This is a predicted structure of a 73-nucleotide RNA (transfer RNA) from a Candidatus Aenigmatarchaeota archaeon. Model confidence (mean pLDDT): 84 of 100. The sequence is in RNAcentral, with records from ENA. It matches the Rfam family "tRNA". By type it is a transfer RNA.
[in-house]
RNA sequence: GCGCCGUUCGUCUAGCCUGGUAGGACACAGGCUUCCCAAGCCUGGAGCGCGGGUUCAAAUCCCGCACGGCGCA
Numbered sequence: 001g002c003g004c005c006g007u008u009c010g011u012c013u014a015g016c017c018u019g020g021u022a023g024g025a026c027a028c029a030g031g032c033u034u035c036c037c038a039a040g041c042c043u044g045g046a047g048c049g050c051g052g053g054u055u056c057a058a059a060u061c062c063c064g065c066a067c068g069g070c071g072c073a
Stems, first nucleotide, its partner, number of pairs: 001072007010026004020056001028044005049065005
């Protein structure tokens, strides 16, 4: 230098192919329960790497960039 893969709440992860309300687990906060704690149950906050394009609408499609991984040279 070229190619491929990945980047989503604090952590892990689904959704991307086929555009249409961003979901789950753990963690966290509040509540219920309990003599207390744990467990259990209910509720809540919190996220699409960055920039641009296409579209009525982009996590998803297109282009560029950054970071990480693998391969080739």